Model confidence (mean pLDDT): 80 of 100. This is a predicted structure of a 76-nucleotide RNA (transfer RNA) from a Patescibacteria group bacterium. RNAcentral holds the sequence, with entries from ENA. NCBI's taxonomy places the organism under Bacteria, Bacteria candidate phyla. It matches the Rfam family "tRNA". The family's RNA type in Rfam is transfer RNA.

RNA sequence: GGGUGUGUAGCUCAGUUGGUAGAGCAAUUGACUCUUAAUCAAUGGGUCCAGGGUUCGAGUCCCUGCACUCCCACCA
Repeated sequence: GGGUGUGUAGCUCAGUUGGUAGAGCAAUUGACUCUUAAUCAAUGGGUCCAGGGUUCGAGUCCCUGCACUCCCACCA
């Protein structure tokens, strides 16, 4: 330099055909317990990497850029 894939909650990830974004774990609060842990219940937490476009409507489609992963090439 060329190409593939990924980017969504604190973490790991889902999100089907474009229609108001979810799960598990973690956190907080409560119950239980002599206390802790475990268990049970509840609650909070995200404008979906950035910018632009298409659309009545974009996490999803298109363009550009950024970060990371892998493959190829080049140099040594």